[in-house]
RNA sequence: GGGGCUAUAGCGCAGUUGGUAGCGCGUCUCGUUCGCAUCGAGAAGGUCGGGGGUUCGACUCCCCCUAGCUCCA
Numbered sequence: 001g002g003g004g005c006u007a008u009a010g011c012g013c014a015g016u017u018g019g020u021a022g023c024g025c026g027u028c029u030c031g032u033u034c035g036c037a038u039c040g041a042g043a044a045g046g047u048c049g050g051g052g053g054u055u056c057g058a059c060u061c062c063c064c065c066u067a068g069c070u071c072c073a
Stems, first nucleotide, its partner, number of pairs: 001072007010025004019056001027043005049065005
């Protein structure tokens, strides 16, 4: 210098053909207990790495950039 993969909640990850984002753990509240844990119920928490484009509508498609991993030279 060139190619490929990854980036989504505090952490680990899903997300189908473009239709308004979820699971587990964790956190908080309530119940249960003498109390803790377990268990049950509920809640909070995300400008989907950044910018632009296409579209009625983008985590998803296109372009550029950033970071990490990897291959070639």
About this RNA
Model confidence (mean pLDDT): 82 of 100. A computed fold for a 73-nucleotide RNA from a Bifidobacteriaceae bacterium, annotated as transfer RNA. NCBI's taxonomy places the organism under Bacteria, Bacillati, Actinomycetota, Bifidobacteriales, Bifidobacteriaceae. It matches the Rfam family "tRNA". About the family: Transfer RNA (tRNA) molecules are approximately 80 nucleotides in length. Its family is annotated with triplet codon-amino acid adaptor activity in the Gene Ontology. It is annotated as a transfer RNA.